Small-subunit ribosomal RNA, 3' major domain from a mouse gut metagenome, 476 nucleotides, folded computationally.
[in-house]
Context: one part of a larger RNA
């Protein structure tokens, strides 16, 4: 000096409270522990693992298991020697790698050989094999918490202290005022991005107010740059102004103006460390280890087992609802081995024609909402598990083990014990869109869009976290 206190003071945080909706009880999805297995490949393990690495395990992937091959090897460089293959066609045996057979057949050339290929021998090979506790790098947390140092000057013998402490204030070591200190980095704010207003500039494929024409109807045309939008560039908000408190920073105001007001909202950024914190399996890297195998090729199975327990979802238990029919409005997006209008055929899943459109032009139905009518409280017209028939797609292939239709079947469930989680506003909640991975998907996840849209905060005594002062110590 730091840590730690069921010590103290002062002070934040959806940390209590106030409220809204889950979760824990049901059935199913995923992930984990267990157990089991020939293997269920490995890592992650309080908070900070557990819809995690997995943004796509039927084969592949795969790192696990089981059986059949390989040994210069599944690729790749380089060196010697040999041989003449390489492609194509076809046959024979095999579960596949693959291994055997027959036919055919190029190129440049200085005629010495070379290109390319395969055997053979040698050098480097190859490991998802260990050591995150040898390690680069990259991540999590604490924590977007406001800290966390230096230079020089004081002061202490010295570890260090001083600044950085005291009042005031702030989201903030942000600031003002005080001061043996002055100043200074890294941090915080600001400088980036998106969303909110407005001007200018620009004007398709996007708009249509005037103006002409056209039609059943339509920016449909022929024009226009008004206007919506769309791009780019600036402008805009600073406590600038009024009024209160105040020394001064700043706080107060159902004041003003303003499309915003006191950090307008959101994002990006994460200090000086901590936790021998994760990662040797992203990748790379020391050492160690394995070489006819711990390498590598195939074919099968496993990664998907199932008495259990737990995590994290989804669907529910209904009437604020369920079920016909009818009915309106988005935004992010992504589209050529693609999206796919319209037509046709089937109840459907999807098949069949077949326009547009590598796209502000074509294409990919928004749903809660609203209207009407029906069900009237019942394990039900609630709820779909689970099975059983039929099918449709993708793919070499749906036994293990794929998604989707449809017809039947209709389980558990009547709101979930201690106890435990989110969220403070366009949030929560709710409602349905898209996107990656992708042949297809076990997509209920992930990341993202946009409709509808509430309640609640008296207050800091309490619980967990955290800042700053002080204090006390059996701790370093």
């Nucleotide at each position: 000096u730091g840590a730690c206190g069921g010590g103290g003071g002062c002070c934040c945080g959806c940390a209590c409270a106030a409220g809204c909706g889950g979760a824990g009880g049901a059935a199913c999805a995923u992930g984990u522990g267990g157990u089991u297995u020939a293997a269920u490949u490995c890592g992650a393990u309080g908070a900070u693992a557990c819809g995690c690495g997995a943004g796509g395990a039927a084969c592949c992937u795969u790192a696990c298991c089981c059986g059949g091959g390989c040994u210069c090897a599944a690729a790749c460089g380089g060196g010697g020697a040999g041989u003449g293959g390489c492609g194509c066609a076809g046959g024979c045996a095999g579960a596949g790698a693959c291994g055997c057979c027959u036919g055919u057949u190029u190129c440049c050339c200085a005629c010495g050989g070379g290109a390319c290929a395969c055997u053979c021998c040698c050098c480097g090979a190859g490991g998802u094999g260990c050591u995150g506790c040898a390690u680069g790098g990259u991540u999590g947390u604490c924590g977007u918490c406001a800290g966390c140092u230096c230079g020089u000057g004081c002061c202490g013998u010295g570890a260090g202290g001083u600044g950085u402490c005291g009042g005031c204030u702030u989201a903030a070591g942000u600031g003002c005022c005080a001061u043996a200190a002055c100043g200074a980095g890294c941090g915080c704010a600001a400088c980036c991005c998106c969303c909110g207003c407005g001007u200018g500039c620009a004007g398709u494929u996007g708009c249509u107010a005037a103006c002409a024409g056209a039609u059943a109807a339509c920016g449909c045309u022929g024009a226009g740059g008004a206007c919506u939008c769309u791009g780019c560039a600036c402008g805009g908000a600073c406590u600038g102004c009024c009024g209160g408190c105040g020394c001064a920073a700043g706080c107060c105001g159902c004041g003003a103006g303003g499309a915003a007001g006191g950090c307008g909202g959101g994002g990006a950024u994460g200090a000086c460390g901590u936790c021998a914190a994760a990662u040797c399996a992203g990748c790379a890297c020391g050492g160690c280890c394995c070489u006819u195998a711990c390498g590598u090729c195939c074919g099968g199975g496993g990664c998907g087992a199932c008495a259990c327990a737990c995590g994290u979802g989804u669907u529910a238990c209904a009437a604020u609802g369920g079920g016909u029919g009818g009915u309106a409005c988005a935004g992010c997006g992504g589209g050529a081995a693609g999206c796919c209008a319209g037509g046709c055929g089937g109840c459907g899943a999807c098949g069949c024609c077949g326009a547009g459109c590598g796209g502000a032009a074509c294409c990919c139905g928004a749903a809660a909402u609203c209207c009407a009518c029906u069900c009237u409280c019942a394990g039900u017209u609630c709820g779909g598990a689970u099975c059983g028939g039929a099918g449709u797609c993708u793919g070499c292939a749906a036994c293990c083990c794929g998604a989707c239709u449809c017809c039947g079947u209709g389980a558990a469930g009547c709101u979930g014990g201690a106890u435990u989680c989110g969220c403070u506003a366009g949030u929560a909640a709710u409602c349905g869109c898209g996107c990656a991975u992708c042949a297809g998907c076990c997509a209920u996840g992930g990341c993202g869009c946009g409709g509808u849209g509430a309640a609640u905060a008296c207050g800091u005594u309490c619980c967990c976290g955290g800042g700053c002062c002080u204090u006390g110590u059996a701790c370093a």